Transfer RNA from a Pseudomonadota bacterium, 74 nucleotides, folded computationally. It matches the Rfam family "tRNA". It is annotated as a transfer RNA. Rfam's curators write: Transfer RNA (tRNA) molecules are approximately 80 nucleotides in length. NCBI's taxonomy places the organism under Bacteria, Pseudomonadati, Pseudomonadota. The RNAcentral record of the sequence draws on ENA.
């Protein structure tokens, strides 16, 4: 240096042909239940969808450039 692929909650990841309100699990906190803990029920906090642009009535989604991860060529 060139190609690809990845980035969405604290961790691991989904999100369909662009279309209401941005989600699952596991984690956290309260609260029930227990003599006390584990589980188990509710409930509840936490998000700039990696940064800038740009398309579109509307972008997590398409485009572009950047960034940092990882692969593959030279």
């Nucleotide at each position: 240096g060139a190609u690809c692929g990845a980035u969405u909650a604290g961790c691991u990841c989904a999100g369909u042909u662009g279309g209401c309100g941005a989600g699952a699990g596991c984690g956290c906190c309260a609260c029930a239940u227990u003599g006390a803990c584990a589980u188990u029920g509710u409930g509840g906090a936490g998000g700039u969808c990696a940064c800038u642009g740009g398309u579109u009535c509307g972008a997590g989604u398409c485009c572009a450039g950047u960034a940092u991860c990882g692969a593959u060529c030279a």